[in-house]
RNA sequence: GGUCCCGUAGCUCAAAGGAUAGAGUACCGGCCUCCGAAGCCGGUGGUCUGGGUUCGACUCCCAGCGGGGCCA
Repeated sequence: GGUCCCGUAGCUCAAAGGAUAGAGUACCGGCCUCCGAAGCCGGUGGUCUGGGUUCGACUCCCAGCGGGGCCA
């Protein structure tokens, strides 16, 4: 330099054009307990950036940024 894949919550992943963007785990609070752990209930928290297409974009297109693989 060329090419392919990936980027969603602190972490691991769903959501494949339309519902309020969800789950596990972590964190915080409550219940329970003599105190903790475990268990149960609740809560906080996110779409890499900028454009475009569309009535509607996490999703499709373009450029950029970041990470990884292959080729040179």

Description:
A computed fold for a 72-nucleotide RNA from a Pseudomonadota bacterium, annotated as transfer RNA. Its Rfam family is "tRNA". It is annotated as a transfer RNA. Lineage of the source: Bacteria > Pseudomonadati > Pseudomonadota. The RNAcentral record of the sequence draws on ENA.